[in-house]
């Protein structure tokens, strides 16, 4: 500190998700010792047992037990009196059970933090200080006697004490009224005199001294109450709340203040700085993150607060409305003899139960502390140990040194290796931890004595390496790679994704990475995330300026002087507990832990100080903003007149068959006379031209003319007020079109409605028509891409230009022009700003004030609610749940039924032809045991096939063989071979008979090699089996189209760009000129083959011009001239001229030349595209088959036959057909061959064979040419069929070959929609070889030569390409992409007649306990009066009543939430249905 993920790639923006930290954890695997810490987050759920609060006999009376003396009986060791003395104790009294422990249920509060009051209080033990403690009295528990009950208890009679209870003395004190000093902060506080009133005590222990107590007053220390300022979660879809409510007077109650309570008066008191109301939550010091602001949290230790089954209440007391206390009501639980009664573990272990989870029913009062007590000492589940548990933090070890044959085993492998690896064995040490045995602390304060922990820490011996390692993860982010299973399966996955037969992603396994007694998962939280932005964003187009103004509260606010001191500064003090961070040191071997000390930041109060700057008050000033005047422009607005064209309708003429509409028509109007013309009327609407990115408005919005009223701008001298201003939450008006409510109009246009059209359809685009509306008056709606997608003010910040209204100036007699200068509207530019587009003095630059709004797409601006509307509807606005995106800019492609521009046999112009016909011939389909596989749009389809009767051959059917028809090794044998025989369709199978061959060696009959062959025996042979979607190589195509790129430099934030775009030109990215580009490279075109023309050289097998000689045949002598052949060379280059063009490149013409502008044709085929094609040519990876998916044979089949298509052939005639005759080629092949000439046959062919391994012989021409015939017809054209006789080739022609005669004589008279090749020696038309081949289904292919045209005006259209350029939601790239109903499934949500549940409000009713008041005729000891008792008073008690009053109950409302028949719309879902609404002009933008 970033990193992955939207795209073909790029910048932005924007959200998901990773890496890192904690954690009271949990699960999964796994686990060795220690120290320290910690350990029910759920059910404030119910709780068996135990124990957690008692203690004082030095406050009391009794009662028990023991010892000691005596004394009595005696049964001589017991009973039993009496004194003394220990000890124990139930009662009765003090204290203390409000403290220590526990839990976060309520609580959104003065509860809690902090900082302050209290002149409004209260304190029980404990400290100081003074003063007193005198004298009396009645009772009562225990005990004792009879009872009641099961119990729990409980009354009745009767005796007794006291530090219990109750008067009195005495005093302080306190309170009242009166006088008076001192002092202080509104109430007070402190003295001091007089008078009245009211007012304590307790004893105990000791011989004593003296201790412990008790009264009262006063301070102090703790503790506590109360009051205030200021902080202190979320909703506004909670917006009004409050009758004791607010405030005052009395009174009463509190320790006190106080509406705390009551009566009486008033009529307030809180609220947008969020009340009331809802959820939610103990709060705090800290913790955790964080660089820090913050943000999240409030276990464990501490401090406050609340609570103690669930509610109400009071009493005791210093203290409590009391965990382990009462009283009552309610649940729930337990004993019961059924009449009753008992109980609260949110103490400490423990139990169930919840739940992903959270420990023993341990020792100890030894230590710290607490209560009681004089002490001693008791009690303390406080607490101080131990135990469980890797919960978590710290620490330690599972050994160390050597040790390469790099072992063995695994794993991989290209079979050579590599790894795993000094790792292991082995060798030599060493002994931490665990284990044994010895010894053994501190913690103890207090002279002795006293230790749970614990025989523990610690030391010291001892034996051996021996008892001690797993967990994740290895596609990227991310450290770490391989083989095998698997084959969109079965799995992973935190995002991106991975897995459809070669998965580094899924499992195993081998290797590696981290970490380590841990190691991953899973939640939660901060963090990254500047992703809510204070620090530290944004709003033209990504989300996002409110339609617009005015204006309240609010927020900000011009220059000067003076005051204040509120903010703000500065210094001092005080607080901000302790712990804890942080910092130094120190104690446990270190560490975690622990101690001591020290400090910083922050934050309040308070004192004193400072006056700049903000704020308050004061005086003042004008430039901020307004006002007077004097001028101007204008579709600014409102009412009221008027015009004039125009369309339409009425009426009247003239006219006469049509008119209207359209892409084409129709419907519709018209012979009852339209359209069309004239002439008059009629009535609505709207205002041409002017007219201008011109005006004016705040916006919506304003367009004829004139009058009336009336907003608001700018201008220019001056003069006046004196900051009077900016924005503006809520509020208020305004507010297009549509709609809505009532009246009125209503011409043209016109939703909806009708018809015609178009379509597959057409609920639409087109047309004919047409109500609402559109238009007015009166009210409503309040919304729009109400847009500059750009909130309002202010100053600032280079220029240019244009255009509106205004003013000044120079200059003129004047107007112009020109200068300058405010307002407004546009354009183009620089800084600067942007992610770019693109803003730029009219900012989107640079600042400042103030409002509005945004936080990932969808769900949805929807759903409930609320407000507003008559109603459509608006407003305000979630969430479940779903996705990883969604988006903006701007690039490169591709695309378009967009633009320009060019080119092609692309069309047009012509020439033939296909499609009809017969045949042939592939192909599809069906058929079939089998019809082998493949090729499928140009770019399969007379293609792989340059030859399917056998063979080929891959298919079927039999029928045979299994190391094998082929290859390598091994071992045996010496054969094989050949030659018979059986069998059989062969193939094979069974036999039989026959026996090697070279070479070396010696011992001369053996070995050894090697060759061929056989048998054996496994490694292996073989697959035309699969996958062309694993591959290689070749190949098709776009396309011989003209393009595809690179280095450098330059722009750009980047993909990219530029070069390659432009101006011209070309067949060409060919050239040339400009140009931030300047060079290259593969292509193009040359180079190369062939042809066209010469030339040189050679001259036989080829020529013969001249000259001899001939059988007349270049045959010979001969010749090298000519043609020919093959070798080399010449020629063409826009090189000449003339026009043109830009003094270019070229282009037109035109001489010369055999050719001329690429003379003609071949070969050559960029970058790449189609997962184009081929595993069947061929090679190959990988799967697959081994007595078979291989080998071998026989025989079929590949040739099938309704039928459909695709290349051909031949035709359909007279430019022909038949017959006779007669002439020209080129280029090829030929010894298992071509074959002459002769003969034979009508021919196919035979027979025989001369000459050629070839310019030597030979295969070898036909259209044409000439003559006759045929005379337009299914024919003397056409040849299919099918009969019959014959060649030929072959082991074989039957399924299935070619040929030849003779004979038969089929469709078929030029071919519907449609479509195909050709631009010259080109098309047609002709014929000829020649590979393959034993023959041949070739009419095919590939070559070659003969005769030999027509026509291109032209680029509007088809088609296909090129190069600019514009859109684009497309990139798998228009065969794209995407929308909506409809069916099906699943999920969450809204409604819903209703219904349950909770919790709340309000009225009522009932009313416990209890305090409080009021009775108290029934009760009563103490003080008091009397009588002598037997009363009376004074105070009080039970009991009765009243107010309040929990829970209960009734009735009626709000709120959340469950559930519901049915409805509803949304999300996702596999390759469903209809359609084609959006992206290109997307085919109506």
């Nucleotide at each position: 500190a970033g990193a992955g993920u939207u795209u073909g790639a790029u910048c932005c923006u924007g959200g998901c998700u990773c890496a890192g930290g904690a954690c009271u954890a949990a699960c999964g695997c796994u686990g060795a010792c220690g120290g320290c810490g910690u350990g029910c987050c759920u059910a404030a759920c119910a709780c068996a047992u135990g124990c957690a609060a008692g203690u004082c006999g030095u406050g009391c009376g009794g009662g028990g037990u023991c010892u000691u003396a005596a004394g009595g009986g005696c049964u001589u060791g017991c009973c039993u009196u009496u004194a003394a003395g220990a000890c124990c104790u139930a009662g009765c009294g003090g204290c203390a059970g409000a403290c220590g422990g526990g839990u976060g249920a309520g609580u959104a509060a003065c509860g809690c933090g902090u900082a302050a009051a209290u002149a409004a209080c209260c304190u029980g033990c404990c400290c100081u200080a003074u003063c007193g403690c005198u004298g009396g009295g009645g009772a009562u528990a225990a005990g004792c006697a009879a009872c009641c009950g099961a119990a729990a208890g409980g009354g009745u009679g009767u005796c007794u004490a006291a530090u219990a209870c109750c008067g009195a003395a005495u005093g302080a004190g306190u309170c009242u009224a009166u006088u008076u000093g001192g002092c202080g902060c509104u109430g007070g506080c402190u003295g001091a005199a007089u008078a009245g009133a009211u007012g304590a005590a307790a004893g105990u222990a000791g011989u004593a001294a003296u201790g412990c107590g008790c009264g009262a007053u006063a301070g102090g220390a703790g503790g506590g109450a109360u009051u205030u300022g200021c902080g202190u979660c979320c909703c506004a879809u909670u917006a009004g709340c409050u009758a004791g409510u607010u405030g005052g007077u009395a009174a009463g109650g509190u320790a006190a203040c106080g509406g705390c309570u009551u009566a009486c008066c008033a009529a307030g008191g809180c609220u947008a700085c969020g009340a009331u109301g809802g959820g939610u939550a103990g709060c705090u010091g800290g913790u955790c993150u964080g660089a820090g602001a913050g943000g999240a949290u409030g276990a464990u230790c501490a401090g406050c607060c609340a609570c103690a089954c669930u509610g109400g209440a009071a009493c005791u007391g210093a203290g409590a409305u009391a965990c382990g206390g009462u009283c009552c009501a309610g649940a729930c639980u337990c004993c019961u003899a059924c009449g009753g009664g008992a109980g609260g573990c949110a103490g400490c272990a423990g139990u169930g139960a919840g739940g992903a989870a959270u420990a023993u029913u341990g020792c100890g009062c030894a230590a710290u502390g607490g209560c009681c007590g004089a002490a001693a000492g008791g009690c303390u589940g406080a607490c101080g140990c131990a135990g469980c548990g890797a919960c978590g933090c710290c620490g330690u070890g599972u050994g160390g040194g050597g040790g390469a044959a790099g072992a063995c085993g695994g794993c991989c492998c290209u079979u050579g290796g590599g790894u795993u690896g000094u790792a292991a064995a082995c060798c030599c040490c060493u002994g931490u931890c665990a284990g044994u045995g010895g010894g053994g602390a501190a913690g103890a304060a207090g002279c002795u004595c006293u230790g749970a922990c614990g025989g523990u820490a610690c030391c010291c011996a001892c034996a051996g390496a021996g008892g001690a390692a797993g967990c994740c993860c290895c596609g990227g982010c991310u450290a770490a790679c391989u083989a095998c299973g698997u084959g969109c399966c079965a799995g992973c996955a935190g995002c991106c994704g991975c897995g459809g037969u070669a998965a580094g992603a899924c499992g195993u396994a081998g290797g590696g990475g981290g970490c380590g007694a841990g190691c991953g998962u899973u939640g939660u939280u901060c963090g990254g995330a500047a992703u809510u932005a204070c620090u530290g964003g944004g709003c033209g187009u990504a989300a996002a300026g409110a339609g617009c103004u005015c204006g309240u509260a609010g927020g900000c606010g011009g220059g000067a002087g003076g005051u204040u001191a509120a903010g703000u500064c500065u210094u001092g003090c005080a607080a901000u507990a302790a712990a804890g961070c942080c910092c130094a040191c120190a104690g446990c071997u270190c560490a975690a832990c622990u101690g001591u000390g020290g400090a910083u930041c922050a934050u309040u109060g308070u004192a004193a100080g400072a006056a700049a700057c903000u704020g308050g008050c004061u005086u003042u000033c004008u430039u901020g903003a307004g006002a007077a005047c004097a001028g101007g422009a204008g579709a600014g607005g409102g009412c009221a007149g008027u015009g004039g064209a125009a369309u339409u309708c009425c009426u009247a003429g003239u006219g006469u068959a049509g008119c209207g509409g359209u892409g084409a028509a129709a419907u519709g109007c018209g012979u009852a006379g339209a359209u069309a013309u004239u002439a008059g009327g009629a009535g609505g609407a709207a205002c041409a031209c002017c007219a201008g990115u011109g005006g004016c408005g705040a916006a919506g919005g304003c367009g004829a003319c004139u009058g009336c009223c009336u907003g608001g701008c700018c201008u220019g001298u001056u003069u006046c007020u004196g900051a009077c201003g900016c924005u503006g939450a809520g509020g208020a008006g305004c507010g297009a079109a549509a709609g809505c409510u009532g009246g009125g109009g209503g011409a043209g246009c016109g939703a909806a409605c009708g018809g015609g059209a178009u379509u597959a359809g057409a609920u639409a685009c087109c047309c004919c028509g047409g109500u609402a509306g559109u238009c007015c008056c009166a009210g409503c709606u309040g919304u729009a891409a109400a847009c500059g997608a750009u909130g309002g003010a202010u100053a600032c910040u280079a220029g240019g230009u244009g255009u509106a209204g205004g003013a000044g100036g120079u200059a003129u007699c004047g107007a112009c022009c020109c200068c300058u200068u405010c307002u407004g509207u546009g354009c183009c530019g620089c800084a600067g700003u942007u992610a770019a587009c693109a803003c730029a003095u009219u900012a989107a630059g640079u600042a400042u004030c103030c409002c509005g709004c945004c936080u990932g797409g969808g769900g949805a601006g929807u759903a409930c609610g609320g407000u507003c509307g008559c109603a459509a509807g608006a407003u305000u606005a979630a969430a479940a749940c779903u996705c990883a995106a969604a988006g903006g800019a701007a690039u490169u492609g591709a695309c378009g039924g967009g633009g320009g521009c060019c080119c092609g046999c692309a069309c047009a112009a012509g020439c033939g032809g296909u499609g009809g016909a017969g045949c042939a011939u592939g192909u599809g389909g069906u058929u079939u045991a089998a019809u082998u596989c493949g090729a499928c749009a140009c770019a399969a389809c007379g293609c792989g096939a340059a030859g399917a009767a056998c063979c080929u051959u891959a298919c079927c059917u039999g029928g045979a063989c299994u190391u094998g028809a082929c290859a390598u090794c091994c071992u045996u044998u010496g054969a094989u071979c050949g030659u018979c025989a059986g069998u059989g369709a062969a193939a094979g199978c069974u036999g039989a008979u026959u026996u090697u061959c070279c070479a070396g060696a010696u011992u001369u009959a053996u070995c050894u090699g090697g060759a061929c062959a056989a048998a054996g025996u496994g490694a292996c042979a073989g697959g035309u089996g699969c996958u062309g979607c694993a591959u290689g190589g070749c190949u098709g195509u776009c396309g011989u189209c003209a393009g595809c790129u690179c280095g450098u430099g330059u722009c750009g934030u980047g993909a990219g760009a530029u070069g390659u775009u432009g101006g011209g030109u070309u067949a060409a990215g060919u050239c040339c000129c400009g140009c931030a580009a300047u060079g290259a490279g593969c292509g193009c075109a040359a180079c190369c083959c062939u042809u066209g023309u010469c030339c040189u050289u050679a001259g036989u097998u080829g020529c013969c011009a001249g000259c001899a000689u001939u059988u007349c045949g270049g045959a010979u002598g001969g010749g090298a001239a000519c043609u020919c052949u093959a070798a080399g060379g010449a020629g063409a280059c826009u090189g000449c001229c003339g026009g043109u063009g830009a003094a270019a490149a070229g282009c037109c013409g035109g001489a010369g030349g055999a050719a001329g502008g690429u003379g003609g044709g071949g070969a050559u085929g960029a970058c790449g595209u189609c997962a184009a094609g081929u595993c069947a040519g061929c090679a190959u990876g990988g799967c697959c088959c081994u007595u078979a998916c291989g080998u071998c044979c026989a025989g079929g089949g590949c040739u099938a036959c309704a039928c459909a298509c695709g290349u051909g052939c031949u035709a359909c005639a007279a430019u022909g057909g038949a017959g006779u005759g007669c002439a020209c080629a080129g280029a090829g092949g030929g010894u298992c061959g071509c074959a002459a000439u002769a003969c034979a046959g009508c021919a196919a062919u035979g027979u025989g064979g001369a000459g050629c391994c070839a310019a030597u012989c030979c295969c070898u021409a036909a259209a044409u040419c000439a003559c006759u015939c045929c005379u337009c017809a299914g024919u003397u054209c056409g040849g299919a069929u099918u009969g019959g006789a014959g060649g030929c080739u072959g082991c074989a022609a039957u399924u299935c070959g070619c040929c030849u005669c003779c004979a038969u004589g089929a469709a078929g008279c030029c071919g519907g929609a449609a479509u195909c090749g050709c631009u010259a020696g080109u098309a047609a038309c002709c014929g000829c070889a020649g590979a393959u081949c034993a023959g041949c289904c070739a009419u095919g292919c590939u070559g070659c030569g003969g005769u030999g045209a027509a026509u291109a005006c032209g680029u509007u259209c088809c088609c296909g390409g090129g190069c600019c350029u514009u859109g684009u939601a497309c990139a798998c790239a228009c065969c794209g992409c995407c929308c909506g109903u409809c069916a099906c499934g699943u999920c969450a949500c809204c409604c819903g007649a209703g219904u349950c549940u909770a919790u709340u409000g309000c009225a009522c009713c009932c009313g416990a306990a209890g305090u409080c008041g009021c009775u108290g005729a029934u009760c009563c000891a103490a003080c008091c009066c009397g009588u002598u008792u037997u009363g009376g008073g004074a105070g009080g008690a039970a009991g009765g009543u009243g107010c309040c009053g929990a829970a209960g109950g009734u009735g009626u409302g709000g709120u959340c939430g469950g559930u519901a028949a049915g409805g509803g719309g949304g999300a996702c879902g596999a390759a469903g249905u209809c359609g084609u609404a959006a992206c290109a002009a997307g085919g109506u933008a």